[in-house]
RNA sequence: UCUAGCAAAAGGCAAACAUGGCUGAAAAGCGUGGGCGCAAAAUCACAGGUCUAAAGAUUACAUAAUCUAUGACGGCUGGUUUACCUAG
Numbered sequence: 001u002c003u004a005g006c007a008a009a010a011g012g013c014a015a016a017c018a019u020g021g022c023u024g025a026a027a028a029g030c031g032u033g034g035g036c037g038c039a040a041a042a043u044c045a046c047a048g049g050u051c052u053a054a055a056g057a058u059u060a061c062a063u064a065a066u067c068u069a070u071g072a073c074g075g076c077u078g079g080u081u082u083a084c085c086u087a088g
Base pairs, nucleotide, nucleotide: 002088003087004086005085012038013037017033018032019031021030022029023028036075042081044079046078047077048076049073050072051071056067057066058065059064
């Protein structure tokens, strides 16, 4: 440097759910408990995908509907960058 993760060790992350507040228009995020799972479940919204629709636009005209990401999701897939242990 490359390949692989059957076994081992040291550690790491943390789904559902519960809880209680905070931020937010919402989606969602954060804290504590919890642990389904994860060998990149580490980084980056670059491509696809998904969620939301405050502001804006259009229609309607008390209300409402549709479109739209500049808001989110990396534990949906691909890609980027970097990395622990073991074996070859």